[in-house]
Context: one part of a larger RNA
RNA sequence: CUGGGCGUAAAGGGCGCGUAGGCGGCCUGUUAAGUCAGAUGUGAAAGCCCUGGGCUCAACCCAGGAAUUGCAUUUGAUACUGGCAGGCUAGAGACCAAGAGGGGUGAGUGGAAUUCCUAGUGUAGAGGUGAAAUUCGUAGAUAUUAGGAAGAACACCAGUGGCGAAGGCGACUCACUGGAUUGGUACUGACGCUGAGGCGCGAAAGCGUGGGGAGCAAACAGGAUUAGAUACCCUGGUAGUCCACGCCGUAAACGAUGAGUGCUAGAUGUUGGGGGGCUUAGCCCUUCAGUGUCGCAGCUAACGCAUUAAGCACUCCGCCUGGGGAGUACGGCCGCAAGGUUAAAACUC
Numbered sequence: 001c002u003g004g005g006c007g008u009a010a011a012g013g014g015c016g017c018g019u020a021g022g023c024g025g026c027c028u029g030u031u032a033a034g035u036c037a038g039a040u041g042u043g044a045a046a047g048c049c050c051u052g053g054g055c056u057c058a059a060c061c062c063a064g065g066a067a068u069u070g071c072a073u074u075u076g077a078u079a080c081u082g083g084c085a086g087g088c089u090a091g092a093g094a095c096c097a098a099g100a101g102g103g104g105u106g107a108g109u110g111g112a113a114u115u116c117c118u119a120g121u122g123u124a125g126a127g128g129u130g131a132a133a134u135u136c137g138u139a140g141a142u143a144u145u146a147g148g149a150a151g152a153a154c155a156c157c158a159g160u161g162g163c164g165a166a167g168g169c170g171a172c173u174c175a176c177u178g179g180a181u182u183g184g185u186a187c188u189g190a191c192g193c194u195g196a197g198g199c200g201c202g203a204a205a206g207c208g209u210g211g212g213g214a215g216c217a218a219a220c221a222g223g224a225u226u227a228g229a230u231a232c233c234c235u236g237g238u239a240g241u242c243c244a245c246g247c248c249g250u251a252a253a254c255g256a257u258g259a260g261u262g263c264u265a266g267a268u269g270u271u272g273g274g275g276g277g278c279u280u281a282g283c284c285c286u287u288c289a290g291u292g293u294c295g296c297a298g299c300u301a302a303c304g305c306a307u308u309a310a311g312c313a314c315u316c317c318g319c320c321u322g323g324g325g326a327g328u329a330c331g332g333c334c335g336c337a338a339g340g341u342u343a344a345a346a347c348u349c
Stems, first nucleotide, its partner, number of pairs: 003321004007303002012317001014201004021194003025088007033081002035077008049065006091191001092188002094185005103177007110154001114150008125136002162169002206247006215241002220236004258316006266294013298305002322349003331342004
């Protein structure tokens, strides 16, 4: 390289947009580049292969043939692929209407809880644990009542429920805004799919500057436990967690399952639409788009998957190629740093 693969054995890029490229619906005409057929030229000789011959055989040598699967020119063929032209509407889009939604951004508002402050009542304990102690409290704690302040998170509703490409999104109101779905149409007419590079988004932690800081809480301190206890438990507690702007670019970023299209038994639940029927708070039938569970064929090493495929096929991208060394070294690129990304070899089993 080929081949074979990528849910769990090595292997799907974290996710999207999209450039080049690859691939691409139905019909007609044309062309003849790919493709196919014929002819001609060439494809040195030797060698290989076949036939025959010469050294007593063989090796070796000689003659002829075949082969040289290629290239060029030329004459044709036109099914398929491509080019060009014309047409179509089943893909894709557009327009109109409708309903659903924690989709996003900004602004504002709210109540419960927590901590703190002030005041009242009130008195000796409170906390905490397996048991304790550190700790708080007669300078009046804990408990309770009233008032005030602050920050963060939004109980119930809540659901194998919804939305989003993924990360993710949950109090309420308003403004701006993205997408999907269903139904309809007399519009465009293949405008599509994928996507190396590239660009953008991307949990948590972390970093920079400035705010904020209630609760929680790495580090740290103390108390316990223990043979020890740099832990688990307890009392405290700083970064951080929150906001703005800018970085970082990684996760078991998981469905450990790339995107798109077509085809392939059923059963049952659920979300949002549409159509129809009936004995109409509702029920039944049907259809589209999601989302669950079970299950046939088929697949699978098995587990299991099974119209939301891991089934049967096609197109495009990414990735794997024994374990360790190693996702490391070196170099490049990126980053303020932490580090990220690309990515070996010796050696060893």

Source information:
This is a predicted structure of a 349-nucleotide part of an RNA (small-subunit ribosomal RNA, central domain) from an uncultured prokaryote. RNAcentral holds the full RNA, with entries from ENA.